[in-house]
Context: one part of a larger RNA
RNA sequence: GAUUGAACGCUGGCGGCAUGCUUAACACAUGCAAGUCGAACGGUAACAGGCGAAGCUUGCUUCGCGCUGACGAGUGGCGGUCGGGUGAGUAACGCGUAGGAAUCUGCCCUGAAGUGGGGGACAACCUGGUGAAAACCAGGCUAAUACCGCAUACGCCCUACGGGGGAAAGCGGGGGACCUUCGGGCCUCGCGCUUCAGGAUGAGCCUGCGUUGGAUUAGCUAGUUGGUAGGGUAAAGGCCUACCAAGGCGAUGAUCCAUAGCUGUUCUGAGAGGAAGAUCAGCCACACUGGGACUGAGAUACGGCCCAGACUCCUAUGGGAGGUAGUAGUGGGGAAUAUUGCAUAAUGGGCGUAAGCCUGAUGCAGCAAUGCCGCGUGUGUGAAGAAGGCCUGUGGGUUGUAAAGCACUUUCGAUUGGGAAGAAAAGCGAGUGGCUAAUACCCACUUAACUUGACGUUACCAACAGAAGAAGCACCGGUUAACUCCGUGUUAGCAGUUGUGGUAAUACGGAGGGUGCAAGCGUUAAUC
Numbered sequence: 001g002a003u004u005g006a007a008c009g010c011u012g013g014c015g016g017c018a019u020g021c022u023u024a025a026c027a028c029a030u031g032c033a034a035g036u037c038g039a040a041c042g043g044u045a046a047c048a049g050g051c052g053a054a055g056c057u058u059g060c061u062u063c064g065c066g067c068u069g070a071c072g073a074g075u076g077g078c079g080g081u082c083g084g085g086u087g088a089g090u091a092a093c094g095c096g097u098a099g100g101a102a103u104c105u106g107c108c109c110u111g112a113a114g115u116g117g118g119g120g121a122c123a124a125c126c127u128g129g130u131g132a133a134a135a136c137c138a139g140g141c142u143a144a145u146a147c148c149g150c151a152u153a154c155g156c157c158c159u160a161c162g163g164g165g166g167a168a169a170g171c172g173g174g175g176g177a178c179c180u181u182c183g184g185g186c187c188u189c190g191c192g193c194u195u196c197a198g199g200a201u202g203a204g205c206c207u208g209c210g211u212u213g214g215a216u217u218a219g220c221u222a223g224u225u226g227g228u229a230g231g232g233u234a235a236a237g238g239c240c241u242a243c244c245a246a247g248g249c250g251a252u253g254a255u256c257c258a259u260a261g262c263u264g265u266u267c268u269g270a271g272a273g274g275a276a277g278a279u280c281a282g283c284c285a286c287a288c289u290g291g292g293a294c295u296g297a298g299a300u301a302c303g304g305c306c307c308a309g310a311c312u313c314c315u316a317u318g319g320g321a322g323g324u325a326g327u328a329g330u331g332g333g334g335a336a337u338a339u340u341g342c343a344u345a346a347u348g349g350g351c352g353u354a355a356g357c358c359u360g361a362u363g364c365a366g367c368a369a370u371g372c373c374g375c376g377u378g379u380g381u382g383a384a385g386a387a388g389g390c391c392u393g394u395g396g397g398u399u400g401u402a403a404a405g406c407a408c409u410u411u412c413g414a415u416u417g418g419g420a421a422g423a424a425a426a427g428c429g430a431g432u433g434g435c436u437a438a439u440a441c442c443c444a445c446u447u448a449a450c451u452u453g454a455c456g457u458u459a460c461c462a463a464c465a466g467a468a469g470a471a472g473c474a475c476c477g478g479u480u481a482a483c484u485c486c487g488u489g490u491u492a493g494c495a496g497u498u499g500u501g502g503u504a505a506u507a508c509g510g511a512g513g514g515u516g517c518a519a520g521c522g523u524u525a526a527u528c
Base pairs, nucleotide, nucleotide: 001528002527003526004525006524007523008522009521010520013375014374015373016372017371018370019368020367021333026331027330028329030328031327032326035078036077037076040075041074043071044070047069048068049067050065051064052063053062054061055060056059085286086285087284094211095210096209097208098207099206100205103203104202108199109198110197111196112195113194114193115192116150118148119147125140126139127138128137129136130135156164157163158162170191171190172189173188174187175186178185179184212258213257214256219249220248221247224246225245226244227243228242229241230240231239261283262282263281264280265276266275267274268273288309289308290307291306292305311322312321313320314319339365341364342363343362347361348359349358350357351356378408379407380406381405388399389398390397391396412469415463416462417461418460422455425452426451427450429447430446431445432444433443434442472517473516474515475514476513477498478497479496483512484511485510486509487508493500494499
């Protein structure tokens, strides 16, 4: 000199853009953060409508009917494996980079084939019971895109002209003939379902090289190193097991100890290097501590399950409930780090045909000079060089065109009014084409009008009044830009360094003046 996720002291007008628990991976009250689908299903607890009945206060009340819109709880599907947080552990194929072969991959895209025929249950519900609760038990009824067989089978397996074992599910829209038990069949369109092949995406695995310090750590290793056979996995492999051999690693630092998430990058520096790994992005690991598997395409699963432990809470003492390193917030620790805010309008995600619902992701707002950038705190004129202050050689000098005065301007702020863009998206209607028996439905394209904004009293623009509301901080012996007086008298003190102060201190304290930065300025800490 540059820099910082900074803190402290003094001071503080506005805006834009960023950033904000670096410490206790300490403990957490409360709310919210993952749901959705009735176009899979049986149904009807609530709400609204309709129909029927009864009562009367004649426009209300009660009861019944799932008939309709819808929908609590339940069965079922998809998603809770993404998104969000943290850096405890890890010196490792964890990360970075360059390669590899023995693999899997839901939803998505492309292609081929199929979607035939049956069955038995379990919830909800009803009945009964246990328990303080959490919850649980027994009996009975029932549906499905839930579950299980049969048939069929391109690819699979075997001892291979043969044999074996294997799939599926329906739902919705529309409709001219024909059939009908008036439910539909049937036709057609759309969405699904099953199998196979390919793609895309994602994931698992292996290897070379690189990746902190310590030798006051020198030997380490029995599934250890390799082979054979088998098991296991989606997959190679001591991954596991049996047997056989006795290997494998190591001063080019094994093992052990300490420290640490890694990288793109960031800071500094002319560079070489050195330091760091906040925000943003990629990967990894973790989710009260330790262990385990289940489900699933995917987890050994933050807001799932089981077991053990510590802690907290409820309890009828028999037994139960919980996990903020999600977002706000609280206590604690600390020099130190924010609101128990608004909205799904945009972007993205989950579910759904869609409308839509959910979304503390995200978009915004609030707080903080924490940082960077920009703007303002007036402009011109004005010598009687006013008054006052300070100094003085008492003549004057300086503060100083500074002020006052005069003439102007009105950024920002205040008030009033207008006012984009973020919506070129999405939704709902009309036209054309495709499908089709069909002018119906559905799909694709085009398109008038209408509707949808948290921010928001937005950005921006205009009007209005008035210099009006807006300057501090550090320093002044040398280094280092900037000097005099008073007080003090080796005292009080200052100080990064050199040093200063013992009666004229440009070095202490105050004042006047000056210098440097400026909504900041200094100090401390840290890096180069």
The part of an RNA shown here (small-subunit ribosomal RNA, 5' domain) has 528 nucleotides and comes from a metagenome.
The RNAcentral record of the full RNA draws on SILVA.
The coordinates come from a structure-prediction model, not an experiment, and the mean pLDDT is 84.